[in-house]
RNAcentral holds the sequence, with entries from ENA and MGnify. The RNA shown here (transfer RNA) has 73 nucleotides and comes from a Candidatus Nanoarchaeia archaeon. The same sequence occurs in records of 2 taxa. Its mean pLDDT, the model's own confidence on a scale to 100, is 83. Rfam family: tRNA.
């Protein structure tokens, strides 16, 4: 330098045009316990990497940029 794949909450992850962006772990509150853990109930936490375009409507489609991984040279 070229090709392919990926980027979603603190971490991992589902969602491939539409109504509230899903779940698990972690965090916080309450219940349970003498207490802790486990368990149960609930809550908070997201500019969907960034910019532009297409569309009535974009996390999703298109182009570019940035970052990461694999392969080729």
């Nucleotide at each position: 330098g070229g090709g392919c794949c990926c980027g979603u909450a603190g971490u991992c992850u589902a969602g491939u045009g539409g109504u509230c962006a899903u779940g698990a772990c972690a965090u916080c509150u309450c219940c349970c316990u003498u207490a802790c853990a486990c368990g149960g109930a609930g809550a908070a936490g997201g500019u969907c990497a960034c910019c532009a375009g297409u569309u009535c409507g974009a996390a999703c489609c298109u182009g570019g940029u940035c970052g990461g991984g694999c392969c080729c040279a």